[in-house]
Molecule: c-di-GMP-I riboswitch aptamer
Organism: Deltaproteobacteria bacterium
RNA sequence: CAUCGGAAAGGGCAACCCGGGAGCGAAAGCCCUGGGGCGCAAAGCUCUGAGCCCGGGAGGGCGAGAUGAGUUGCCGAA
Numbered sequence: 001c002a003u004c005g006g007a008a009a010g011g012g013c014a015a016c017c018c019g020g021g022a023g024c025g026a027a028a029g030c031c032c033u034g035g036g037g038c039g040c041a042a043a044g045c046u047c048u049g050a051g052c053c054c055g056g057g058a059g060g061g062c063g064a065g066a067u068g069a070g071u072u073g074c075c076g077a078a
Stems, first nucleotide, its partner, number of pairs: 004076003012040002016036006023030002038065001044071004048066001051062004
């Protein structure tokens, strides 16, 4: 360095529940923060887009802990 393995250490994320808060949007929906926490190995990012919303339509918006692809990262205990 590559591959492989792992989440053990140091850490990270967080379904869902409870409390607090601000704004954006027509709506769906999105955000910050405290506590608990099922779980994860990319549950990081980008694309994809089940479904939802607006619309007569064209089209636009949101969007899974969904799928696949690309790409970046931590550790080397077993």